[in-house]
Molecule: c-di-GMP-I-GGC riboswitch aptamer
Organism: Rubrobacter sp.
RNA sequence: GACGACAAAGGCAAACCCGUCGUGAGGCGGGGGCGCAAAGCUACGGGCCUCCAACCAGAGGGAGUCGAGCCACCGAAA
Numbered sequence: 001g002a003c004g005a006c007a008a009a010g011g012c013a014a015a016c017c018c019g020u021c022g023u024g025a026g027g028c029g030g031g032g033g034c035g036c037a038a039a040g041c042u043a044c045g046g047g048c049c050u051c052c053a054a055c056c057a058g059a060g061g062g063a064g065u066c067g068a069g070c071c072a073c074c075g076a077a078a
Base pairs, nucleotide, nucleotide: 003075004074011036012035016031017030018029019028020027021026034064040070041069042068044067045066046065048061049060050059051058
């Protein structure tokens, strides 16, 4: 560098519920725990979702959709 164990230490937190913000997708806080070895960060490319009478254009959302970029804990086997 790469890889990822019935390892150790620690971490995150789906659905659902409560509060709150938002027209909405959804955000934040609390509970919860399905899962996650980048489920850490960045909307850069594709896709998806919302609003606009809305296909385009425009404005937004999702990093737990697939890629890409950046950074990072631990150390069995191959």